[in-house]
RNA sequence: GCAAAGUUGCCGCAAGGCAGCGACGCAAAGCCUCCGGCCCGUGCAAAGCGGGUAGCGGGGCUGCCG
Numbered sequence: 001g002c003a004a005a006g007u008u009g010c011c012g013c014a015a016g017g018c019a020g021c022g023a024c025g026c027a028a029a030g031c032c033u034c035c036g037g038c039c040c041g042u043g044c045a046a047a048g049c050g051g052g053u054a055g056c057g058g059g060g061c062u063g064c065c066g
Base pairs, nucleotide, nucleotide: 001026002025006021007020008019009018010017011016024055030061031060032059034058035057036056037053038052039051040050041049042048
């Protein structure tokens, strides 16, 4: 510096997202869905298509102090 769970309000079919309060944690928990995983929707479907998770992992770019 960021901000989990929870909570209040709002958005969404949902997963989930945004804002306030709040801190579990994080040396990239800064940014990016390219790959995999997982979650949601659709679908006869183990297909396909769409959405989400960057705090699931890989990868890319940038980066404070010492």
This is a predicted structure of a 66-nucleotide RNA (c-di-GMP-I riboswitch aptamer) from a soil metagenome. Its mean pLDDT, the model's own confidence on a scale to 100, is 91. Of the family's consensus pairs, 95% are formed in the model.